[in-house]
Molecule: transfer RNA
Organism: Pyrinomonadaceae bacterium
């Protein structure tokens, strides 16, 4: 130089055929306890990797860049 795959919450990943963006863990509040752990409940945390098209409408489709991993040369 060319392929392919991934890129979503502090981490680790869902997200079906385009239709209000979600789980564990962790952090933080409260319950329980004489106290801590653990267990329970709550709340908080997101320009879905940028930047453009198509769509009434995009985490999704389609082009381009840019990081990461793999593979050919």
């Nucleotide at each position: 130089g060319c392929c392919a795959u991934u890129u979503u919450a502090g981490c680790u990943c869902a997200g079906u055929u385009g239709g209000u963006a979600g789980a564990g863990c962790a952090c933080u509040c409260g319950a329980u306890u004489c106290g801590u752990a653990a267990u329970c409940g709550a709340a908080a945390g997101g320009u879905c990797g940028c930047c453009g098209g198509u769509u009434c409408a995009a985490c999704u489709c389609c082009g381009g860049c840019a990081a990461a991993u793999g593979g050919c040369u």